[in-house]
Transfer RNA from Oscillatoria sp. FACHB-1406, 70 nucleotides, folded computationally.
Lineage of the source: Bacteria > Cyanobacteriota > Cyanophyceae > Oscillatoriales > Oscillatoria.
Model confidence (mean pLDDT): 84 of 100.

């Protein structure tokens, strides 16, 4: 200079209800445990502002990380 920041992990999501895989928790299967099958909990979206009817989504500053120049 440039890229990232979102569920316990890895990721998505073109200014209109924040989702998915895996992990967890209940249940069904099983003597039991794994598969499988069905059902559920967790997210004020790094942090403060602006714009706009409406922001994860655009704009500006700040932190952290992480790349490249000098």
């Nucleotide at each position: 200079u440039c890229a990232u920041a979102u569920a316990g992990a890895g990721c998505a999501a073109u200014g209109g209800u924040a989702g998915c895989u895996c992990g967890c928790u209940c249940g069904a299967u099983u003597c039991a445990g794994g598969u499988u099958c069905g059902a559920g909990a967790a997210g004020u979206a790094g942090c403060a502002g602006g714009u706009u009817c409406g922001a994860u989504u655009c704009c500006u500053g700040c932190u952290a990380u992480g790349a490249c120049c000098a």

Rfam family: tRNA. By type it is a transfer RNA.